[in-house]
RNA sequence: UGGGGAUUGGCCAAGUGGUAAGGCAUCGCCCUCUGGAGGCGAGAUCGGGGGUUCGAAUCCCUCAUCCCCAGCCA
Numbered sequence: 001u002g003g004g005g006a007u008u009g010g011c012c013a014a015g016u017g018g019u020a021a022g023g024c025a026u027c028g029c030c031c032u033c034u035g036g037a038g039g040c041g042a043g044a045u046c047g048g049g050g051g052u053u054c055g056a057a058u059c060c061c062u063c064a065u066c067c068c069c070a071g072c073c074a
Base pairs, nucleotide, nucleotide: 001070002069003068004067005066006065007064010024011023012022018054026042027041028040029039030038047063048062049061050060051059
């Protein structure tokens, strides 16, 4: 320098155009003599910016960080 991949709550991880699953952790409530276990509930606008669309985590452009492959110089 060229090509490819990844980036979603504290962590892991689904979703591939129609208002973001699940697990662990956390917090609240229930249950319990207490704790644990169990049950119910809460919390993310999707790495930043811009564009397309009635509508974008999902498509396009760009930037950032990380990873892989190739090349160049030494």
The RNA shown here (transfer RNA) has 74 nucleotides and comes from a Candidatus Peregrinibacteria bacterium. It matches the Rfam family "tRNA". The family's RNA type in Rfam is transfer RNA. Model confidence (mean pLDDT): 81 of 100. The sequence is in RNAcentral, with records from ENA.